[in-house]
RNA sequence: CCCGACAAGGGCAAACCCACCGCGAGGUGGGGACGCAAAGCCACGGGUCAGGUCCGCAGUGACCUGAUAGCCGGGCUGCCGAAG
Numbered sequence: 001c002c003c004g005a006c007a008a009g010g011g012c013a014a015a016c017c018c019a020c021c022g023c024g025a026g027g028u029g030g031g032g033a034c035g036c037a038a039a040g041c042c043a044c045g046g047g048u049c050a051g052g053u054c055c056g057c058a059g060u061g062a063c064c065u066g067a068u069a070g071c072c073g074g075g076c077u078g079c080c081g082a083a084g
Stems, first nucleotide, its partner, number of pairs: 002084001003081002011036002016031006034070001040076003044073003047068008055059001
């Protein structure tokens, strides 16, 4: 360094409920734990989702702006140390 244990000490917190914010996707706080070794950070690529615009008779269309890092890839940072 790879790797990731019925290890130690800790960490985060899905669904759901409440409050608030947002047109919405969704977010924040509290409760709550399904899970997570990067479930820490970054929307760079793809995906998905939301709102809008454009074109057309017709969309499995194009574009814009957002959301999602717990969809995948990528980048940055990082605790611990059994076996291999």
Molecule: c-di-GMP-I-GGC riboswitch aptamer
Organism: Candidatus Rokuibacteriota bacterium